[in-house]
């Protein structure tokens, strides 16, 4: 240094639930809480895959359907870069 393997001693992170603020949603940010997580650390301006549809366009003329991300999600997979203990 690389690989592989463990997982609570020290540490870390924080799902639902409720609550505020924030957004047109989706969602994100604080509180709380701890289901889980050894990369649940960064990357959605690597792929694919999901949500959402403000605006758009398109039917319909009405409030209403419908497509489209330029919104989002990495705690959705895959890859990518970084990275803590131990043991082999």
């Nucleotide at each position: 240094a690389c690989u592989g393997a463990u997982a609570u001693a020290g540490g870390g992170c924080a799902a639902a639930c409720c609550c505020g603020c924030u957004g047109a949603a989706a969602g994100g940010c604080g509180g709380c809480g701890a289901c889980g997580c050894a990369a649940a650390g960064c990357u959605c301006u690597g792929g694919u895959g999901u949500c959402u549809a403000a605006a758009u366009a398109g039917u319909a003329u009405u409030u209403a359907c419908u497509g489209u991300a330029u919104g989002a999600c990495c705690g959705a997979c895959c890859g990518g870069c970084u990275g803590c203990a131990u043991c082999a």
This is a predicted structure of an 88-nucleotide RNA (c-di-GMP-I riboswitch aptamer).
It was read from a public genome assembly, where an Rfam model found it.
Its mean pLDDT, the model's own confidence on a scale to 100, is 80.